Record summary:
RNAcentral holds the sequence, with entries from MGnify. The RNA shown here (Bacterial RNase P class A) has 405 nucleotides and comes from a soil metagenome. Of the family's consensus pairs, 95% are formed in the model.
RNA sequence: AGGGGGCCGGGCAGCCGCGUCACGCUAAGGGAAACCAAAGCGUGUCGAGGAAAGUCCGGGCUCCACGAAACAAGGGUGGCGGGUAACGCCCGCCGGGGGUGACCCCAGGGACAGUGCCACAGAAAGUAUACCGCCUGUUUCGACAGGUAAGGCUGAAAGGGUGCGGUAAGAGCGCACCGGGGCGCUGGUAACAGUGCUCGCACGGCAAACCCCGCCCGGAGCAAGGCCAAAUAGGGGUCUCGCGCCGCCGUUCGCAAGAAAGGGGGCAGGGGCGUUUCGUCCCGAGAGACCCGGGUUGGCUGCUUGAGCCGUGCGGCAACGCCCGGCCGAGAUGAAUGGCUGCCACGGCGGUGUGGGUCCGCAAGGAUACCGUCCGCCGGACAGAACCCGGCUUACAGGCCCCCU
Numbered sequence: 001a002g003g004g005g006g007c008c009g010g011g012c013a014g015c016c017g018c019g020u021c022a023c024g025c026u027a028a029g030g031g032a033a034a035c036c037a038a039a040g041c042g043u044g045u046c047g048a049g050g051a052a053a054g055u056c057c058g059g060g061c062u063c064c065a066c067g068a069a070a071c072a073a074g075g076g077u078g079g080c081g082g083g084u085a086a087c088g089c090c091c092g093c094c095g096g097g098g099g100u101g102a103c104c105c106c107a108g109g110g111a112c113a114g115u116g117c118c119a120c121a122g123a124a125a126g127u128a129u130a131c132c133g134c135c136u137g138u139u140u141c142g143a144c145a146g147g148u149a150a151g152g153c154u155g156a157a158a159g160g161g162u163g164c165g166g167u168a169a170g171a172g173c174g175c176a177c178c179g180g181g182g183c184g185c186u187g188g189u190a191a192c193a194g195u196g197c198u199c200g201c202a203c204g205g206c207a208a209a210c211c212c213c214g215c216c217c218g219g220a221g222c223a224a225g226g227c228c229a230a231a232u233a234g235g236g237g238u239c240u241c242g243c244g245c246c247g248c249c250g251u252u253c254g255c256a257a258g259a260a261a262g263g264g265g266g267c268a269g270g271g272g273c274g275u276u277u278c279g280u281c282c283c284g285a286g287a288g289a290c291c292c293g294g295g296u297u298g299g300c301u302g303c304u305u306g307a308g309c310c311g312u313g314c315g316g317c318a319a320c321g322c323c324c325g326g327c328c329g330a331g332a333u334g335a336a337u338g339g340c341u342g343c344c345a346c347g348g349c350g351g352u353g354u355g356g357g358u359c360c361g362c363a364a365g366g367a368u369a370c371c372g373u374c375c376g377c378c379g380g381a382c383a384g385a386a387c388c389c390g391g392c393u394u395a396c397a398g399g400c401c402c403c404c405u
Base pairs, nucleotide, nucleotide: 001405002404003403004402005401006400007399008398010344011343012342013341014340015339016338018047019046021044022043023042024041025040029036030035049382053393054392056391057390058389059388060387061221062220063219064218074217075216076215077214078213079093080092081091082090083089094108095106096105097104098103109212110211114210115209116206117205118204131152132151133148134147135146136145137144138143160178161177162176163175164174165173179201180199181198182197183196184195185194186193187192225301226300227299228298229297235292236291237290238289239288240287241286244267245266246265248263249262251260252259253258269283270282271281272280273279274278308327309326310325311324313322314321315320346379347378348377349376350375351374353373354372355371356370357368358367359366360365
């Protein structure tokens, strides 16, 4: 200088305050009594996190749906083995890539099942292709025909690579080595590794393009779900009381008489306002009692003892598992878990302070951005449970420890 892992997230005391639970005192009130008790006061007990966060995965629990299983659809996942309640998490290993190294990164199944895409450039982007070049032939000397992938040019990528032979020039055309395909053998649980034989090598890449293959998945969520209840409004049922009188208008039914529902007016009735026999406004078919079930709201429950935490031992490389012993560590709901003071610890800044170190100087003395000490001032992050667990990801002042290069 760097890499990996683990941990802490100020401590103590005093005073004041808040929430849960237990006990005690007191007591509104209830009850025939025994007794039960709201509110209040006191004492004790416990009282946020490593991420409580994002709500991204996996479960428990609850309700709903559903004969079971399989298939289809949709979604997820993807090297191999193990751990786990389960996982997309964790551990170990394999393969590929990066780094001098400790170590880090990888959606890491399939490209001869099929379809599709490969921009620009380039002659050609996939059953190859001839732009330049090289070689042969012809030639009117401008070029044309044929061969050729060694060389050049383009590109992210050009149809195995290097070398020797070969050839008109070339080419797996032939050979050696490397790479690749196929079939064996050995090691390994496996991914895979090593090795032998064989095939001149026959269609490159992309599947976080469609797709194919293996495996997994019913949906919604504590505002789940269960219980209780006052008032008010609305619904249903039972009972009681009530739904007056006279014309007008149109509609429907009717041969007509008339009837039905509707509109508007008058009289009578009820109610409000203004002091009134008066005026004015409104109402007029429902009102009252009891019962039933649902909704809003509120209360209780679910609610915190759980795949729990700590310690020792054993098994395992590890993740993790097992035995034994001990412990109980928040349950609020318009939502408690806080504030002040002092001391200590930590960090920063300052001081004609002070001790040492270093430097300058013969000395007196001076300088100092180094180490300590004293004094003063300032600072402490990210963020806060809300049914509960296991993970991942993200945020975080400052500090500690271990291993390694």